Small-subunit ribosomal RNA, 3' major domain from an uncultured bacterium, 475 nucleotides, folded computationally. The RNAcentral record of the full RNA draws on ENA. The coordinates come from a structure-prediction model, not an experiment, and the mean pLDDT is 82.
Context: one part of a larger RNA
RNA sequence: UGACGGGUCCCCGCACAAGCGGUGGAGCAUGUGGUUUAAUUCGAAGAUACGCGAAGAACCUUACCUACACUUGACAUCCCUCUGACAGAUAUAGAGAUAUAUCCUUCUUCGGACAGAGGUGACAGGUGGUGCAUGGUUGUCGUCAGCUCGUGUUGUGAAAUGUUGGGUUAAGUCCCGCAACGAGCGCAACCCUUAUCCUUGUUUGCCAGCGAGUAAUGUCGGGAACUCCAGGGAGACUGCCGGUGAUAAACCGGAGGAAGGUGGGGACGACGUCAAGUCAUCAUGGCCCUUACGAGUAGGGCUACACACGUGCUACAAUGGCGCAUACAGAGGGCGGCGAGACAGCGAUGUUAAGCGAAUCCCAAAAAGUGCGUCGUAGUCCGGAUUGGAGUCUGCAACUCGACUCCAUGAAGUCGGAAUCGCUAGUAAUCGUGAAUCAGAAUGUCACGGUGAAUACGUUCCCGGGCCUUGUACA
Numbered sequence: 001u002g003a004c005g006g007g008u009c010c011c012c013g014c015a016c017a018a019g020c021g022g023u024g025g026a027g028c029a030u031g032u033g034g035u036u037u038a039a040u041u042c043g044a045a046g047a048u049a050c051g052c053g054a055a056g057a058a059c060c061u062u063a064c065c066u067a068c069a070c071u072u073g074a075c076a077u078c079c080c081u082c083u084g085a086c087a088g089a090u091a092u093a094g095a096g097a098u099a100u101a102u103c104c105u106u107c108u109u110c111g112g113a114c115a116g117a118g119g120u121g122a123c124a125g126g127u128g129g130u131g132c133a134u135g136g137u138u139g140u141c142g143u144c145a146g147c148u149c150g151u152g153u154u155g156u157g158a159a160a161u162g163u164u165g166g167g168u169u170a171a172g173u174c175c176c177g178c179a180a181c182g183a184g185c186g187c188a189a190c191c192c193u194u195a196u197c198c199u200u201g202u203u204u205g206c207c208a209g210c211g212a213g214u215a216a217u218g219u220c221g222g223g224a225a226c227u228c229c230a231g232g233g234a235g236a237c238u239g240c241c242g243g244u245g246a247u248a249a250a251c252c253g254g255a256g257g258a259a260g261g262u263g264g265g266g267a268c269g270a271c272g273u274c275a276a277g278u279c280a281u282c283a284u285g286g287c288c289c290u291u292a293c294g295a296g297u298a299g300g301g302c303u304a305c306a307c308a309c310g311u312g313c314u315a316c317a318a319u320g321g322c323g324c325a326u327a328c329a330g331a332g333g334g335c336g337g338c339g340a341g342a343c344a345g346c347g348a349u350g351u352u353a354a355g356c357g358a359a360u361c362c363c364a365a366a367a368a369g370u371g372c373g374u375c376g377u378a379g380u381c382c383g384g385a386u387u388g389g390a391g392u393c394u395g396c397a398a399c400u401c402g403a404c405u406c407c408a409u410g411a412a413g414u415c416g417g418a419a420u421c422g423c424u425a426g427u428a429a430u431c432g433u434g435a436a437u438c439a440g441a442a443u444g445u446c447a448c449g450g451u452g453a454a455u456a457c458g459u460u461c462c463c464g465g466g467c468c469u470u471g472u473a474c475a
């Protein structure tokens, strides 16, 4: 000087407390461990692994296993020889890769180009090992307020000072003081979005007033007000007033205002820590394999199942279930696509097919809500697992191993021990909607809106963090 303390002082954070809702019990989904297996590919491991890489394993993917088959190779460059094709189509054998046969069959400036076959090696290839050799990138402490430097000064020196102190702040934020004076990376601001207004502009958007028309609808003439859209601008700065304070910084209250003291949200992550993660995104050193640890094909596996754990979904019901009627979003996506309408089917869906490369058309029905009816506390008109049967769709192909529909079946479950998690406002809770991936396949992920709470006395305690100070057989 640091680090540590079941030392001290001060301060902060959904850290506790105050509340609301969960997890832990049930069934299922999903990930992991374990076990099993020919293989159940690999990685991730307290917080910071476990709905994680994987924004989607039937084949492919695929890296694993079994079997069959290749060896200059599936991919790249170069050399030599030969051929004129290669590709494609057909037939035969085969699980296929592949092998055989037939058909078809280049350009040329004659140098060659291109392609194939054969050969020779140089080489290719490796999702083989090492993340403790690395780059890049990511998590975490932590959006915590810190981390440093130049010169000066102090000290024999390691170092100190500045950065400590008095206030204040979300903040090393700002003010004052001070052997310090300045500066840098962070903080904040600049960026995006949301909340208000003005202005400009236009159709595919809008419809107040005027007119026309319809069973009905901005449907039409028209309008340019309003909404929306998207360009520009205004607006918030402790600016104003009062109080407190040291006449400071600032804090408290108020006015005006759509918004008030960082208005809400996002992007943005200092020096560093964990030899943290990743050699399987990619790149890359050393090592290793080279008729195999490379490459191809078919089938299987990654989907197994006495069990254990994590994360979720659905419930256990009446603030509810069911039936009928009826209202109101936002954000997205669409041409190998979205698909209206009509018809068929109980339905999944099918047939036909308008419109739309979309502010025009479509997905599209928002759901919770509201009105009426029914059920009456029951393992039920709750709950829907499981199983039987019959189907639909995608796709060469749903047996291993897809989703959905209908009929039947109707399990556990009556609110969950010890323990434990999230959340402070348009938040929690609850309700639907969309998208990426994707042929098909979400209870996951990401996004969108609807309805919309309770509580915070306070900082004694638990956890994490910051500053000062003190002790130290620690570095």
Stems, first nucleotide, its partner, number of pairs: 001475002003472003007469001010466004015459002019423005026314008034305002042053002064300005070294001073123001077122002079119006088103006106113002125289002128287001130285001134283002136278003139274001141272001146185006152161003165176003191266004196234006206223002210221003237260001240254005316416001320375007332363003337356002341352004382413001387408007429451007